Predicted 3D model of a 75-nucleotide RNA (transfer RNA) from a Chitinophagaceae bacterium. Its Rfam family is "tRNA". It is annotated as a transfer RNA. Rfam's curators write: Transfer RNA (tRNA) molecules are approximately 80 nucleotides in length. Lineage of the source: Bacteria > Pseudomonadati > Bacteroidota > Chitinophagales > Chitinophagaceae. The prediction has a mean pLDDT of 80. The sequence was found in a public genome assembly.
C1' cells in the first nucleotide's frame, strides 16, 4: 500500500432496525471486635468521528481515525 475485523459504563462483553443492558470495579448500607469475604441499593451511556437512509439506526450505506489480523514492496 491492499484486504478482513474490532471500536457501546471505568474495565470485561451483550443488545433481530422499535424502553440501550449484565458481570466486574468503584460509591451507599448491612454483617462484622478490624480487615477480607458476604448481603442489599442506587449511580455510571455524545454506542470512535463526520454525514446519508428511514416513521425509528448501536445495528444499514459513506467519509475519516485508531487497534488487531493477514497479504505485499522497499531497505
Nucleotide at each position: 500500500g491492499g484486504a478482513u475485523g474490532a471500536a457501546u459504563a471505568g474495565c470485561u462483553c451483550a443488545a433481530u432496525g422499535g424502553u440501550a443492558g449484565a458481570g466486574c470495579u468503584g460509591c451507599g448500607g448491612c454483617u462484622u471486635g478490624u480487615u477480607a469475604a458476604g448481603c442489599c441499593g442506587a449511580u455510571g451511556g455524545u454506542u470512535g468521528u463526520a454525514g446519508g437512509u428511514u416513521c425509528g439506526a448501536g445495528c444499514c450505506c459513506u467519509u475519516c481515525u485508531u487497534c488487531a489480523u493477514c497479504c505485499g514492496c522497499c531497505a